[in-house]
């Protein structure tokens, strides 16, 4: 001095004039014997958006509704120990794939339970296959040579073919039923042998494990793909803040369809679907309970914000994170409240001047970086609560810091 990886902070800052929202305490005025209650109004204090408030994608709390158990379907997840109220998060390992590396990635059980899908190209794409070529031992066919027979023949050798053996070598292809090597065979092949690799059993050793390393024995060896159905292992009531409560008030405690009402069978209804077993409700002339259509209130209060809660400090832990102390209280809205102005800095861009340092050049000069001033009606990102937490995913402009690789120079 260049190129990367990781990780973590920010979310502009200060003043001034006016303007909002809520809490608190006083006034002023209503109402009332007091106590206290309300009030568009006044003063006084305090308090006012995010690191995702955005997405609604998990999980909860917290309200309803539920009476439980089982089976089926249906959905989520998918290595291992951990953390945690839970999670599909989150940590740290393991393992696998990639990078020189520092790191990044993985919906990461199972393909020897089944189905099923893979283009062309290749015989052949899963328990297959002969296209180019190997061999012809055994047997058949012709045909040459050479010996021997009087002679039909008969023996070797060689060359062609059949019949037949072969996946070892070439080719296809992304991928072809282990891989090198030796012996073996007519050629050959785990066919047999040595190493190595996978599978499978046994055993030691480390580690809570997932798992790694050693050692042995064996048959030789049985691809890919389950975000493809499927198998396996575990885990799942539901609805939602317009949940839900209370107060007050009006209306038409209306019209119509159905079912079922002593018991027993049966029938309805009980907050994911279906089915059983069980349990509560409903019941005699007036209930119950579905479904349709119509009518009425569309006020006010609560829930509403103190929390699985923030900050600092100490331990313990490799780490998420837990204990322990001390502090603090940090929106409550109801169509939705922090805005409007103006003046100052900060930061960053683009220009001009000037200056240090480092390089290239003989020099003029030229570039990189950094200070300093000036100008510029340039620029300051993504973006706002609505029932509250933990997470995930998006999105984002500056400016910072912190470790760490790799390469090149110099010492």
């Nucleotide at each position: 001095c260049g190129a990367g990886a990781g990780g973590c902070c920010g979310g502009g800052g200060c003043a001034g004039u006016c303007g909002c929202u809520c809490c608190g305490g006083g006034g002023c005025g209503u109402c009332u014997u007091u106590c206290g209650a309300c009030g568009a109004c006044c003063c006084c204090g305090g308090a006012g958006a995010g690191g995702a408030a955005a997405g609604u994608c998990c999980g909860g709390g917290c309200u309803c509704c539920a009476u439980g158990g089982a089976u089926c379907a249906g959905g989520g997840u998918g290595g291992u120990u951990g953390c945690u109220a839970a999670c599909g998060g989150c940590a740290a390992c393991c393992g696998g794939c990639u990078g020189c590396g520092a790191g990044g990635c993985c919906a990461g059980g199972g393909a020897a339970a089944g189905u099923g899908c893979a283009a062309c190209a290749g015989a052949g794409a899963g328990c297959a296959g002969a296209c180019c070529g190997c061999c012809u031992a055994c047997c058949c066919c012709g045909g040459g040579a050479c010996g021997c027979g009087c002679g039909a023949g008969c023996g070797u050798c060689c060359c062609g073919g059949g019949c037949g053996g072969c996946a070892a070598g070439g080719g296809u292809g992304a991928a072809a039923c282990g891989g090198u090597g030796c012996g073996g065979u007519a050629a050959g092949a785990g066919c047999g042998c040595a190493c190595c690799a996978g599978c499978g059993c046994c055993u030691c050793c480390g580690g809570u494990g997932a798992c790694g390393g050693g050692g042995g024995c064996g048959g030789c060896u049985c691809g890919g793909u389950a975000a493809a159905c499927c198998c396996c292992a575990c885990c799942c009531g539901g609805a939602g803040a317009a949940a839900g409560g209370c107060c007050a008030a009006a209306u038409a405690g209306g019209g119509g369809a159905g079912g079922c009402u002593c018991c027993c069978g049966c029938g309805g209804c009980g907050u994911g679907g279906a089915u059983c077993c069980g349990c509560g409700c409903c019941c005699u002339c007036a209930g119950c309970c579905u479904c349709c259509c119509g009518g009425g209130u569309c006020g006010g209060c609560c829930g509403u914000u103190c929390g699985a809660g923030g900050c600092c400090g100490g331990c313990g832990g490799c780490g998420a994170c837990g204990c322990c102390g001390g502090u603090c209280c940090c929106a409550g809205a109801g169509a939705a409240a922090u805005g409007a102005c103006u003046g100052c800095c900060g930061c960053c861009c683009g220009c001009c001047g000037g200056g240090g340092c480092g390089c290239c050049g003989c020099g003029a000069g030229g570039u990189g970086u950094c200070c300093c001033g000036g100008c510029g009606c340039g620029g300051u990102a993504c973006a706002g609560g609505a029932u509250c937490c933990g997470g995930c995913u998006u999105a984002c402009a500056a400016g910072g810091c912190c470790u760490c690789u790799c390469g090149c120079a110099c010492c």
Record summary:
The prediction has a mean pLDDT of 77. Bacterial RNase P class A from a Planctomycetota bacterium, 411 nucleotides, folded computationally.